[in-house]
Molecule: transfer RNA
Organism: Oscillospiraceae bacterium
This record gives sequence, structure tokens and C1' cells, in this order.
RNA sequence: GCCGGUGUGAUGGAAUUGGUAGACGUGCCGGACUCAAAAUCCGGUGGUGGCAACACCGUAUCGGUUCGACUCCGAUUACCGGCA
Repeated sequence: GCCGGUGUGAUGGAAUUGGUAGACGUGCCGGACUCAAAAUCCGGUGGUGGCAACACCGUAUCGGUUCGACUCCGAUUACCGGCA
């Protein structure tokens, strides 16, 4: 230099022939149990605004296609692999 793959909450990792983003686990927060703790069980857990209801934003970054994009297309970027 060329080719291919991957990038999603704090973290592992789902969501697929384009149609509710974050299932499930770990972690974290609150509670139950305990003399206390561990283990176990229950509930919660992306961001911003709002008293709330709710609204808007969010899938590496920036654009494009589409009624609708994590998903398709282009460029860029980081990492991994192959070729030279």
C1' cells in the first nucleotide's frame, strides 16, 4: 500500500432478510433474610429537559438512501486478520 472483519449502557453480549434499541448475565443502587456478613431472593439501573404525565436525543464519527436505518450506501477513525 491492497483486501476482509469488528466497533451497541460501567462491562460481557442480544436485537438480521430495514419496523418498540439495549433482551439475558456481571457490576452498581435500594429492599428482604441474618446478631452481623456471605450466599440466596425481590425491585430498579442510557442521556437531557420537566413537579409529574411525558417529550427529545442516543448503536465508533460524519454524511446519504428510505415513511422508517444497529441493519443498506459513501467517506473517515480505532483495533484484529490476510496479502504484498